[in-house]
Context: one part of a larger RNA
RNA sequence: GAUUGAACGCUGGCGGCAGGCUUAACACAUGCAAGUCGAGCGGAAACGACAACAUUGAUUCUUCGGAGGAUUUGUUGGGCGUCGAGCGGCGGACGGGUGAGUAAUGCUUAGGAAUUUGCCCAGUCGAGGGGGAUAACUAUUGGAAACGAUAGCUAAUACCGCAUACGCCCUACGGGGGAAAAGAGGGGACCUUCGGGCCUUCUGCGAUUGGAUAAGCCUAAGUGAGAUUAGCUAGUUGGUGAGGUAAUGGCUCACCAAGGCGACGAUCUCUAGCUGGUCUGAGAGGAUGAUCAGCCACACUGGAACUGAGACACGGUCCAGACUCCUACGGGAGGCAGCAGUGGGGAAUAUUGCACAAUGGGCGCAAGCCUGAUGCAGCCAUGCCGCGUGUGUGAAGAAGGCUUUCGGGUUGUAAAGCACUUUCAGUUGGGAGGAAAAGUUAUAGUUUAAUAAACUAUAGCCCUGACGUUACCAACAGAAGAAGCACCGGCUAACUCCGUGCCAGCAGCCGCGGUAAUACGGAGGGUGCAAGCGUUAAUC
Numbered sequence: 001g002a003u004u005g006a007a008c009g010c011u012g013g014c015g016g017c018a019g020g021c022u023u024a025a026c027a028c029a030u031g032c033a034a035g036u037c038g039a040g041c042g043g044a045a046a047c048g049a050c051a052a053c054a055u056u057g058a059u060u061c062u063u064c065g066g067a068g069g070a071u072u073u074g075u076u077g078g079g080c081g082u083c084g085a086g087c088g089g090c091g092g093a094c095g096g097g098u099g100a101g102u103a104a105u106g107c108u109u110a111g112g113a114a115u116u117u118g119c120c121c122a123g124u125c126g127a128g129g130g131g132g133a134u135a136a137c138u139a140u141u142g143g144a145a146a147c148g149a150u151a152g153c154u155a156a157u158a159c160c161g162c163a164u165a166c167g168c169c170c171u172a173c174g175g176g177g178g179a180a181a182a183g184a185g186g187g188g189a190c191c192u193u194c195g196g197g198c199c200u201u202c203u204g205c206g207a208u209u210g211g212a213u214a215a216g217c218c219u220a221a222g223u224g225a226g227a228u229u230a231g232c233u234a235g236u237u238g239g240u241g242a243g244g245u246a247a248u249g250g251c252u253c254a255c256c257a258a259g260g261c262g263a264c265g266a267u268c269u270c271u272a273g274c275u276g277g278u279c280u281g282a283g284a285g286g287a288u289g290a291u292c293a294g295c296c297a298c299a300c301u302g303g304a305a306c307u308g309a310g311a312c313a314c315g316g317u318c319c320a321g322a323c324u325c326c327u328a329c330g331g332g333a334g335g336c337a338g339c340a341g342u343g344g345g346g347a348a349u350a351u352u353g354c355a356c357a358a359u360g361g362g363c364g365c366a367a368g369c370c371u372g373a374u375g376c377a378g379c380c381a382u383g384c385c386g387c388g389u390g391u392g393u394g395a396a397g398a399a400g401g402c403u404u405u406c407g408g409g410u411u412g413u414a415a416a417g418c419a420c421u422u423u424c425a426g427u428u429g430g431g432a433g434g435a436a437a438a439g440u441u442a443u444a445g446u447u448u449a450a451u452a453a454a455c456u457a458u459a460g461c462c463c464u465g466a467c468g469u470u471a472c473c474a475a476c477a478g479a480a481g482a483a484g485c486a487c488c489g490g491c492u493a494a495c496u497c498c499g500u501g502c503c504a505g506c507a508g509c510c511g512c513g514g515u516a517a518u519a520c521g522g523a524g525g526g527u528g529c530a531a532g533c534g535u536u537a538a539u540c
Stems, first nucleotide, its partner, number of pairs: 001540004006536005013387006019380002021345001026343003030340003035090003040087002043083002047081002050077005060067002097298003106223007115215002120211007128162001130160002137152006168177003182203006190197002224270003231261003236258008273295004277288004300321005323334004351377001353376003359373001360371004390420004400411004424481001426476005434467001439461008484529005489510003495524005505512002
C1' cells in the first nucleotide's frame, strides 16, 4: 500500500447492488418447512346443490268448508359438487442445513471394465381366463395415555395361481423357468340378464432392445505438519474353490503357499472437509476455502437392517445410551447442523414478516393442491458504487474569535446582503414492465364408422402481481431537512498561543515531558479523508 463474513470509539442525509453466528456439531418453548391423486378402491364423518317425505305455515284468494304455497325445521337418498378417516399408487433418496469426522473407502486431473438405472425418448411383442383375503365399517373388549385384542362383513391399478411367451433368464445343449390391470371420455348400427357387451380416443399395465440421465466400482499422478514417531502387517500378501453383490475384488469362508508395505518416509501422533475460486503480488510465489457453483461427509450419541429404481434414509423403523417432558407408576413421548425465534457462549452477526404473482420441484388427464425451495419485504454504513448537504455575486476586508513587534495579521468572499436553482428527502396526482399460461368461443388439421370426444395450431374474448404508496413521469413549496472524523516533532501533508512542569500524560519506530513543550491537555489556525473517519485484529 492492498484486502476483510470483521469488531470497537466518535459521527451519521438518500438510493442501488451485495453480505450478515467465523464462538457452543451447546440446549431448545411455539408456529410453519412434504405432500398429492375420487380419472385405482370400498365408501360418506363434514359442507353444499338437488329430489322425495314429514313439519311450519307469510302475502293472497275464498262459496268461510277451505284453496294456495313464500318460508322454517327434520329425516332419507352417494344419483351430483365435493370429501374426514381408511386400502392403494407416486413422491417423502430431490430441494434446504451444517463442516463434527475424514490426510484418504475423500477431493482434483486423466484413463478403465465386471455393473444397475423409477420417471423420460425411440422400437418390437403382449394385455386371455380365474381365485382367496384384508383395512375401513359393525359388535364385544383391554389401557390413564400411547396404542391395541377378538369375532363378523366388503372393494381395488392391493395380493396369488392358471394360460400364452418371438425376444428374455438358466442350461450338462437333452431341456427347463418366468408377465400383465385396468380407468376415464364419446358413440351409429348389432346383441343384452338393461349392469353392459361392442367400436373408438386418451392415460395406465407386462416382457424386451437401444438411448438419455443418474449412480456404483477400479487404476495412475497430485493433494498438510512432526523422525524428540523406524520398523508395520495375520484376512495380513497371493493362489484354488465356493458363497455373496447390480457388479470386480479377501468383500466373506475353507484349503494351500509365505508373502505384502517401508528413509522415494511405512506405522504412529497432531492438524484439516476438498475443488472451481478468493486475497495479495510485476510475476514466481505466499495466504485462504465466507457468499455463489461442483464433489464428499453428517443429521442428539453409537449400532443395525427394512422398504424401494435409488437410503443403510435430517422432519422413516428397530436396539442401546445421555438428556428433556407426560404418567393413574403399569408405561409412554421427543430430537431446529430446515425457516423464523429463545436461552447460553461471545468482541460480534437480522423478522416468531408477505406471497406462491414469477422461476423451479412433488402429485394429478386437468382444474388445482402443497412448496420457510424460491420471489420479495423488514433490520444492520458490514462492504462496494452513485448522489446530495446548494450556485453565482458580494470588501465596509463588518462584528466576534485567535494572535500581535499594538502598526497590524488571520479566520475571510467566509458570513451578512443581493440574484438564482430545486437533485435527493417531503406533499399531491399519473403510471410501465416482470403475464406467459390456464379458461372459453370460432376455424383448420390429426384421429375415428362418426360432424361425439380427445389432441395440435391459429384468431377473438376473458382473467391472474406478494413486491406495491413499485420503477419512472409531472406538479407544488422553500436554501429550505442533511458533516463529521483523524492528524499537524521526523518518517508524513499540515504551527502558533495558553495550561502543566520527568507530574499529568503521549508513543507505530526514533523518542517527547525536570518553567519559554510546533511531541502532554485546551484553544485558534492548518492538513488529509469524507457519510464516513480512526483504532484493534488478520493476510500478502
RNAcentral holds the full RNA, with entries from ENA. Small-subunit ribosomal RNA, 5' domain from an uncultured prokaryote, 540 nucleotides, folded computationally. Its Rfam family is "Bacterial small subunit ribosomal RNA".